[in-house]
Context: one part of a larger RNA
RNA sequence: CUGGGCGUAAAGGGUGCGUAGGCGGCAUAAUAAGUCAGAUGUGAAAUCCCAGGGCUUAACCCUGGAGUUGCAUUUGAAACUGUGAUGCUUGAGUGCAGGAGAGGGAAGCGGAAUUCCUAGUGUAGCGGUGAAAUGCGUAGAGAUUAGGAGGAACACCAGUGGCGAAGGCGGCUUUCUGGACUGUAACUGACGCUGAGGCACGAAAGCGUGGGGAGCGAACAGGAUUAGAUACCCUGGUAGUCCACGCCGUAAACGAUGGAUACUAGGUGUAGGCGGUUUCAAUACUGUCUGUGCCGUAGUUAACGCAAUAAGUAUCCCGCCUGGGGAGUACGGCCGCAAGGCUGAAACUC
Numbered sequence: 001c002u003g004g005g006c007g008u009a010a011a012g013g014g015u016g017c018g019u020a021g022g023c024g025g026c027a028u029a030a031u032a033a034g035u036c037a038g039a040u041g042u043g044a045a046a047u048c049c050c051a052g053g054g055c056u057u058a059a060c061c062c063u064g065g066a067g068u069u070g071c072a073u074u075u076g077a078a079a080c081u082g083u084g085a086u087g088c089u090u091g092a093g094u095g096c097a098g099g100a101g102a103g104g105g106a107a108g109c110g111g112a113a114u115u116c117c118u119a120g121u122g123u124a125g126c127g128g129u130g131a132a133a134u135g136c137g138u139a140g141a142g143a144u145u146a147g148g149a150g151g152a153a154c155a156c157c158a159g160u161g162g163c164g165a166a167g168g169c170g171g172c173u174u175u176c177u178g179g180a181c182u183g184u185a186a187c188u189g190a191c192g193c194u195g196a197g198g199c200a201c202g203a204a205a206g207c208g209u210g211g212g213g214a215g216c217g218a219a220c221a222g223g224a225u226u227a228g229a230u231a232c233c234c235u236g237g238u239a240g241u242c243c244a245c246g247c248c249g250u251a252a253a254c255g256a257u258g259g260a261u262a263c264u265a266g267g268u269g270u271a272g273g274c275g276g277u278u279u280c281a282a283u284a285c286u287g288u289c290u291g292u293g294c295c296g297u298a299g300u301u302a303a304c305g306c307a308a309u310a311a312g313u314a315u316c317c318c319g320c321c322u323g324g325g326g327a328g329u330a331c332g333g334c335c336g337c338a339a340g341g342c343u344g345a346a347a348c349u350c
Base pairs, nucleotide, nucleotide: 004321005320006319007304008303012318014201015200016199017198021194022193023192025088026087027086028085030083031082033081034080035077036076037075038074039073040072041071042070049065050064051063052062053061054060091191092188093187094186095184096183097182098181103177104176105175106174107173108172109171110154115149116148117147118146119145120144121143125136126135162169163168206247207246208245209244210243211242215241216240220236221235222234223233258317259316260315261314262313263312266295267294268293269292270291271290272289273288274287275286276285277284299306300305323350324349325348332343333342334341335340
């Protein structure tokens, strides 16, 4: 290099945007770089292969032929790829008309509940557990009523429902704003796909500065349990959880399944549109597009399973894998305030 793979055996980058590169729709004529055919030159000899010959054979040697897949020049072919040219509309995008949505940012508002404070009523318990104790309470707790403060989260609706590239997003209102979908077919005319580097986003925890702090709660303290109990259970409780700004850049970041396009039986739910039939209307039936589930034929798979949301049949581009341990370690480099992250071995051993 050829070759085999990546749902669960090793292996899909956490996700997007996009540079270089790779790949790329239909038609016409042109060109001849790739491609194909012919000719000429060259491609040393020996070796290899074939035929014949020489040493008594063989090894060995000699003669002839073939071959030398390559390179250069030249003549031609024009289907495919490339190139420039001219067009096209189905890919892609724009416009117009619509409806849906926890998509994102900011500001304001609301009610339930927990906790705390104040006041009233009221008296001996409360709390907690498997059972207890620590704890709280006669300086009046718990219970109950009224008022107030403050923070955080938004019951029901709620749904294998919706939206988002992923992470993720759920009270209400206003405002700014992104995307998708449906219908139409007015416009552009291949403007496309993927994407090494790069850039951006990226749960939780953690870090920096300044706020905030109701509940919960690593650490910590105490009480239990136990042979012990640095735990599980209980009573407390600091960081943190919340906000602003700035870092970190990782997750079982999972569908353990990269993206795009085309094709390949059906059935049945559900969400958002559009059309037809029916109806006064509601509705019902039916067709179609997009999303999201379940079942299932062919096919596929080691099996499990997947099965138009493919793990089927194909093409294009990227990432990744190559026995277990050592090890996601060491060293070096880059990044980070740090924690650490990214890149990433070997000896040795089985």